[in-house]
Overview
This is a predicted structure of a 73-nucleotide RNA (transfer RNA) from Nanobdella aerobiophila. The coordinates come from a structure-prediction model, not an experiment, and the mean pLDDT is 81. NCBI's taxonomy places the organism under Archaea, Nanobdellati, Nanobdellia, Nanobdellaceae, Nanobdella. Rfam family: tRNA. Gene Ontology term of the family: triplet codon-amino acid adaptor activity.
C1' cells in the first nucleotide's frame, strides 16, 4: 500500500431487521458450615468502537473512520 474477518458488561461469548440483548465466569448481599471452599437463592453491572445513511422499526443492512488479527505485495 490491498484483500479478509472481527469489535456486544470486568473477562469470553450468544444474537443474521420486531417484545426485557443471551449465557458462563468473575464481582455484591443472602443461605449451607465452628470456619474455609464447594454448593443453593437473589442482585448489580451494557452510550452493542465512533459517525452518518437505509427502514415504520437497526447490535443486525449499507457508507465513512478508528482498533485488532491474518494474507498478498
Nucleotide at each position: 500500500g490491498g484483500g479478509a474477518c472481527c469489535g456486544u458488561a470486568g473477562u469470553c461469548u450468544a444474537g443474521u431487521g420486531g417484545u426485557u440483548a443471551u449465557g458462563a465466569c468473575g464481582c455484591u448481599g443472602c443461605c449451607c458450615u465452628u470456619a474455609c471452599a464447594a454448593g443453593g437463592c437473589a442482585g448489580a453491572g451494557g452510550u452493542c468502537c465512533g459517525g452518518g445513511g437505509u427502514u415504520c422499526g437497526a447490535a443486525u443492512c449499507c457508507c465513512c473512520g478508528c482498533g485488532g488479527u491474518c494474507c498478498c505485495a